[in-house]
A computed fold for a 397-nucleotide RNA from Arthrobacter sp. H14, annotated as Bacterial RNase P class A. The sequence was found by an Rfam model in a public genome assembly. Rfam family: Bacterial RNase P class A. Rfam describes the family as follows. Ribonuclease P (RNase P) is a ubiquitous endoribonuclease, found in archaea, bacteria and eukarya as well as chloroplasts and mitochondria. By type it is a ribozyme. Rfam links the family to the GO terms ribonuclease P activity, tRNA processing and dimeric ribonuclease P complex. Model confidence (mean pLDDT): 77 of 100.

RNA sequence: UGGGUUGGCCAGGCGGCCGCGUUGACCCGGGAUGGAUUCGUCCAUCCCGGUGCACCGAGGAACGUCCGGGCUCCAUAGAGCGGGGUGGUGGGUAACGCCCACUCGGGGUAACCCGCAGGCCAGUGCCACAGAAAAUAAACCGCCGUUCUGCUGUUGUGCAGGGCUGGUAAGGGUGAAAAGGCGGUGUAAGAGACCACCAGCGCUCCGGGUGACUGGAGCGGCUAGGUAAACCCCACCCGGAGCAAGGCCAGACAGGGCACGAUCGAGGGCUGCUCGCCCGAGUGUCCGGGUAGGCUGCUGGAGGGCAUCGGCAACGGUGUUCGUAGAUAGAUGGCCGCCCCACCGUUGCGGGUAACUGUGCGGUGGACAGAACCCGGCGUACCGGCCAACCCAUCCC
Numbered sequence: 001u002g003g004g005u006u007g008g009c010c011a012g013g014c015g016g017c018c019g020c021g022u023u024g025a026c027c028c029g030g031g032a033u034g035g036a037u038u039c040g041u042c043c044a045u046c047c048c049g050g051u052g053c054a055c056c057g058a059g060g061a062a063c064g065u066c067c068g069g070g071c072u073c074c075a076u077a078g079a080g081c082g083g084g085g086u087g088g089u090g091g092g093u094a095a096c097g098c099c100c101a102c103u104c105g106g107g108g109u110a111a112c113c114c115g116c117a118g119g120c121c122a123g124u125g126c127c128a129c130a131g132a133a134a135a136u137a138a139a140c141c142g143c144c145g146u147u148c149u150g151c152u153g154u155u156g157u158g159c160a161g162g163g164c165u166g167g168u169a170a171g172g173g174u175g176a177a178a179a180g181g182c183g184g185u186g187u188a189a190g191a192g193a194c195c196a197c198c199a200g201c202g203c204u205c206c207g208g209g210u211g212a213c214u215g216g217a218g219c220g221g222c223u224a225g226g227u228a229a230a231c232c233c234c235a236c237c238c239g240g241a242g243c244a245a246g247g248c249c250a251g252a253c254a255g256g257g258c259a260c261g262a263u264c265g266a267g268g269g270c271u272g273c274u275c276g277c278c279c280g281a282g283u284g285u286c287c288g289g290g291u292a293g294g295c296u297g298c299u300g301g302a303g304g305g306c307a308u309c310g311g312c313a314a315c316g317g318u319g320u321u322c323g324u325a326g327a328u329a330g331a332u333g334g335c336c337g338c339c340c341c342a343c344c345g346u347u348g349c350g351g352g353u354a355a356c357u358g359u360g361c362g363g364u365g366g367a368c369a370g371a372a373c374c375c376g377g378c379g380u381a382c383c384g385g386c387c388a389a390c391c392c393a394u395c396c397c
């Protein structure tokens, strides 16, 4: 200098004019309560309205609603079956399917990235097509043996074609995958049939690690799958519903039919079922009528910043500091000017052979996208910029 990998941060800037929302303060007007009073009124608190002033006012994802919780109710709280989720090990966390570190496997020269990562010897399935054959397998082309015919031919031997009462799976072919690889011995031809060296598997022993796992030595039969992101098995985990939860105030009400029951239990609740437990004197259902407004929940949290300690890290402890939207048809917008950035044009100017490039002028635009109880994650979308570390290549010192 170029290319790459990982992590973090920002999210157009400045100014002016007009316009919004919460909260607070001053002033003005009205009302309520209490006290005082010289009976004119004054003070305090609260409520409503109005004019100004001040502070503050959407996000890294507010999106998806995919996970986990806080909180609220069922509710006094169980068991079994069913159903669902996760899946290497060890940590973190309120918890998680998240995060960190490590192990194994795969990709990459590497930094680094990816993994639906327990079990196929519990069982049941599937492996199309091709191929002889796809799981207790077999022979298409071959090789060998044997036999027949023809040619050659002194005997013999060689060549071509056919048959089987045979042997073989080393060579070739098919395929994602075909009885481990390579080199030999051996054989009629072959084959772990046997041998040495490897890989894999099993057993024994020594070492490292909390663990997953891993290093090494020895012995041995030689050694036929894959797939669980197939059903399944194993291990661990799981009540339900949800802020339209829930609480308070206000408002309105019209009944009638049928069925069952009144403690020998109708009906209801606890998830889907069963058991069990609990509530229970009126319930269930059909037809019909009326009301539905306001307040709260609602923002101080598993919170943020800084410093320091522990830890490889995620993260945790201690101290200090900050107070930064709470709307309810739903608020932060519009206009102007300058700057910045991107794209297009240029018959302006400069450099260049050209491609192009620097600058000036003009035009267009400024990503993804908006809280609604709150928080921790993950996934997705995204114009442009900044910072740091690491890897590779090249050059110089």
Base pairs, nucleotide, nucleotide: 001393002392003391004390005389006388007387008386009385010384012339013338014337015336016335017334018333020057021056023054024053027050028049029048030047031046032045033044034043035042036041059368063379064378066377067376068375069374070373071242072241073240074239078275079274080273081272083238084237085236086235087234088102089101090100091099092098103117104115105114106113107112118233119232123231124230125227126226127225140172141171142168143167144166145164146163147162148161149160150159151158180198181197183195184194185193199223201220202219203218204217205216206215207214208213246296247295248294249293255287256286257285258284259283260282267279268278269277270276303322304321305320306319307318308317309316310315340366341365342364343363344362345361346360348359349358350357351356